[in-house]
Molecule: THF (Tetrahydrofolate) riboswitch aptamer
Organism: Bacillota bacterium
RNA sequence: GGCAGAGUAGGUGUCGCGCGUCAAGUGCCACAGGAUGGGAUGUUGCCUGUGGACGAAAGGGCAAGAGACGCCCUGCGGUGUGGCAUCGCAUCCGCUGCC
Numbered sequence: 001g002g003c004a005g006a007g008u009a010g011g012u013g014u015c016g017c018g019c020g021u022c023a024a025g026u027g028c029c030a031c032a033g034g035a036u037g038g039g040a041u042g043u044u045g046c047c048u049g050u051g052g053a054c055g056a057a058a059g060g061g062c063a064a065g066a067g068a069c070g071c072c073c074u075g076c077g078g079u080g081u082g083g084c085a086u087c088g089c090a091u092c093c094g095c096u097g098c099c
Stems, first nucleotide, its partner, number of pairs: 001099005010087009019077003028052007038093005058074005
């Protein structure tokens, strides 16, 4: 010097454990902020907060003595989280291997 590779935030699927189902959560819009391969910068991706719009699948059993808007089961939610599998940074500089 050339070639190849590893490595993020996150995405998808699956299993387990939860939450809600008297509606939070998820998703959408606007604004502000934050984190993000080993380092620096960075958003089109992600997260947080505020405001706004929209919006749902429940059903069965137990019983009135104890228990108290309860418990259990089956579902539902573009639901939270952990494991596993898989996908997985843009520029520059690095790391590893080969020549």